[in-house]
Molecule: RNase P RNA; transfer RNA
RNA sequence: AAGGUGGGACGAUCUGCCGCGCCGCAGGUCUUAGGGUUUACCCUGGCAGGCGGUGAGGAAAGUCCGCACAGGAAAGGGCACCCGGCUGUGGAAAGCACAGAAGGGAGUAAUCUUUUAAAGCCGUAACAGAAAACAACCGCCGGAAACGGUAAGGGUGAAAACGCGGGGUAAGAGCCCACGACGUCGCGCGGUGACGUGCGCCGGGUACGGCUACGGGCCUGCAAGACCAAAUAUACUGGCAGAUGAGGGCUGCCCGUCCGAUGCCAGGGGGUAGGUUGCGUAGAUAAAUGGCAGAUUUAAAAACAGAAAGCGGCUUACGGCCCCACCUUUUUU
RNA sequence: GGUGCGGUAGUUCAGCUGGUUAGAAUGCCGGCCUGUCACGCCGGAGGUCGAGGGUUCGAGUCCCUUCCGCACCG
Numbered sequence: 001a002a003g004g005u006g007g008g009a010c011g012a013u014c015u016g017c018c019g020c021g022c023c024g025c026a027g028g029u030c031u032u033a034g035g036g037u038u039u040a041c042c043c044u045g046g047c048a049g050g051c052g053g054u055g056a057g058g059a060a061a062g063u064c065c066g067c068a069c070a071g072g073a074a075a076g077g078g079c080a081c082c083c084g085g086c087u088g089u090g091g092a093a094a095g096c097a098c099a100g101a102a103g104g105g106a107g108u109a110a111u112c113u114u115u116u117a118a119a120g121c122c123g124u125a126a127c128a129g130a131a132a133a134c135a136a137c138c139g140c141c142g143g144a145a146a147c148g149g150u151a152a153g154g155g156u157g158a159a160a161a162c163g164c165g166g167g168g169u170a171a172g173a174g175c176c177c178a179c180g181a182c183g184u185c186g187c188g189c190g191g192u193g194a195c196g197u198g199c200g201c202c203g204g205g206u207a208c209g210g211c212u213a214c215g216g217g218c219c220u221g222c223a224a225g226a227c228c229a230a231a232u233a234u235a236c237u238g239g240c241a242g243a244u245g246a247g248g249g250c251u252g253c254c255c256g257u258c259c260g261a262u263g264c265c266a267g268g269g270g271g272u273a274g275g276u277u278g279c280g281u282a283g284a285u286a287a288a289u290g291g292c293a294g295a296u297u298u299a300a301a302a303a304c305a306g307a308a309a310g311c312g313g314c315u316u317a318c319g320g321c322c323c324c325a326c327c328u329u330u331u332u333u
Numbered sequence: 334g335g336u337g338c339g340g341u342a343g344u345u346c347a348g349c350u351g352g353u354u355a356g357a358a359u360g361c362c363g364g365c366c367u368g369u370c371a372c373g374c375c376g377g378a379g380g381u382c383g384a385g386g387g388u389u390c391g392a393g394u395c396c397c398u399u400c401c402g403c404a405c406c407g
Stems, first nucleotide, its partner, number of pairs: 001329008010320001012296007020055006028047003033044004057304001061315002064313004069221004081217004086100005101116006119212007137154002139150004162180002165177003182203002185200006225277004234269001236267006247259004334406007343359004352390001361377005383399005
């Protein structure tokens, strides 16, 4: 210098003009908005302005995990069902974070990525293959044959019954022995631990899954829920009137005529519209957080994207710039 | 704002507990039948299982991410 790996910070700033939401302050204005006593005046409210403050993100997104909060009357226990899965620490918890262990894979490397517990019992292993875990097709051995023995060799398959050498045998085989690999257990050492390492003893059934066992979990979600509360109808209560005709229709009124047992007034609970709250140092209301010009950094202010109850994570989308650590190649000293 | 369900031939749907080459109906194509068409009979073609990744010997099916569609909650 070029290429790469991992981590971190950022996601423009300043000035001027115009505009929007919310909050605060001091005034103005509206009395045919409401209330207080009578005009004046005061409080709440409406309207248009002034001044001051404040106003989107690293993901506000997806709604994939977890929580808080609320309701299911309260609090607890058991079964079923669901989820998790090596270790330590953090954390309210998490399909969370950080640091690590063992095995596999990718890369020259930095590094990235993936998997993971014990015992017992049970199940499955398509096709192919003799056999998929109580294995005999070919082969080898015994035998006249029937048949029996045999996992060394062949072939099938994703997977085939520890490797190699020696002994042994009719032929063979962990059948026996030495060495080695793997695994359980015991002891020593290192480590908080997963685990590593040394010695000893023992073992020979490959892969995947389920159950028992361990840890955790009720269901529904802020459109949860709580409070206030019109108009109309009305449970219930009280008063008044009413077959000596209440009340209603024709009909606005009187008369007339028809119908004929309820009608009127007051109180009043629940629930609806609506409002308040839940709800935030942005905030909710059909919903603000913006636009223009110039300057600066810059080659170019451009990418993904707009809170809707709150919080902790994860994942996905994204133009560009900066910082730190490390690796490879080449060149120079 | 929140919750649930779905995506498989052109269309409407099956596909169980992962297993050999994903099926059915209808539509399409060819043949037979008929004077011709329809009906009927016979045969055939047609699939990125919405997309990407993972687990596994093996994925439409199990897991994760993502896209699209539908329904419900005042």